A computed fold for a 328-nucleotide part of an RNA from a Nanobdellati archaeon, annotated as large-subunit ribosomal RNA, domain IV.
[in-house]
Context: one part of a larger RNA
RNA sequence: UCAAGUUAAAGGAAUUCAGCAAAUUAGCCCUGUAUCUUUGGUAUAAGGGGUGUCUGUGACCAUGCCCUAGGCAUGACUCGCAGACUUCAAUAACAAGGGGGGCUCGACUGUUUAACAAAAACGUAGCUGGCUGCUAGUCCGAAAGGAUGCGUACAGCCAGUGACUCCUGCCCAGUGCGAGUAGGUGAAACUCCGGUUCAACGGAUAUAAGCCCUCGUAAACGGCGGUCGUAACUAUGACGAUCUUAAGGUAGCGUAAUCCCUUGUCGAUUAAUUGUCGACCUGCAUCAAUGGAGUAACGAAGUCCCCACUGUCUCUAACUUGACCCUG
Numbered sequence: 001u002c003a004a005g006u007u008a009a010a011g012g013a014a015u016u017c018a019g020c021a022a023a024u025u026a027g028c029c030c031u032g033u034a035u036c037u038u039u040g041g042u043a044u045a046a047g048g049g050g051u052g053u054c055u056g057u058g059a060c061c062a063u064g065c066c067c068u069a070g071g072c073a074u075g076a077c078u079c080g081c082a083g084a085c086u087u088c089a090a091u092a093a094c095a096a097g098g099g100g101g102g103c104u105c106g107a108c109u110g111u112u113u114a115a116c117a118a119a120a121a122c123g124u125a126g127c128u129g130g131c132u133g134c135u136a137g138u139c140c141g142a143a144a145g146g147a148u149g150c151g152u153a154c155a156g157c158c159a160g161u162g163a164c165u166c167c168u169g170c171c172c173a174g175u176g177c178g179a180g181u182a183g184g185u186g187a188a189a190c191u192c193c194g195g196u197u198c199a200a201c202g203g204a205u206a207u208a209a210g211c212c213c214u215c216g217u218a219a220a221c222g223g224c225g226g227u228c229g230u231a232a233c234u235a236u237g238a239c240g241a242u243c244u245u246a247a248g249g250u251a252g253c254g255u256a257a258u259c260c261c262u263u264g265u266c267g268a269u270u271a272a273u274u275g276u277c278g279a280c281c282u283g284c285a286u287c288a289a290u291g292g293a294g295u296a297a298c299g300a301a302g303u304c305c306c307c308a309c310u311g312u313c314u315c316u317a318a319c320u321u322g323a324c325c326c327u328g
Stems, first nucleotide, its partner, number of pairs: 001323008010314002014312001019309001027051005036041001038163001052085008061075006086090001098307007105299002110122002126161007137148004164294004169224003174221002176217005183212003191204004225243005252286001253283001264280006
């Protein structure tokens, strides 16, 4: 000097990206328990008290006796009550939750990058759409054959969303998908005509799917405007005009895991806050199963605050064990 530990006056997060690490708490018994809630929970919420030994005594139970209203005697465990005793300290060692509050995300238990990521990612029950009547549909295979399937639409497969609650607006012009009558287009073969000694070859009719065309379909892929004016001060613009689109973003939420300007403005929190929470809305560039907004419970998730606690720090020190180092 390092590693692993132990202890520290006063202060108590001033440390730091961040209470990281450490400390606190801890078992059992009694008491007591807010808020929210899907009424199950939250909850060991929080908070408070007790805990050893001895003596006496009570309950319960067992045995024996007197004798059965019952009483007496003895005794193990357990559960109490009272008094006393020892220690700084009685779950004395080991073992053994720190707690509370706000917000974001994901409903939850679960799964994952074996060996840098455990999560807000994946999955999930639930919801929705599509295909499929079984010689089915989907998948593997060149085929034979096989899986789903000893199954049969309350089933199987595919896709999206992701408990629950309230909801899920407008657009079918584009791309896709589905359906369709007539018409147009539409290859080769066949047929016919020309051509050739035979052919090659040239042309024509007819025609499948497809495309054009028509209709439907957005919990299909996706999309969801601009300018000008206007109300008894000003401001704003319910309202009007106009250009334009397939339709011009509805409900909700909103400086957000989304906001460039931005440390937006106001309020709360602090002595002081680029933080957090609550509002506002001028949304660079929110928005409804590419789900929107809430939500009890849950989370080794993220973030902010408070209490307790502490060598994280003010500010270091001492000790224990080991390594290193020096000498023999």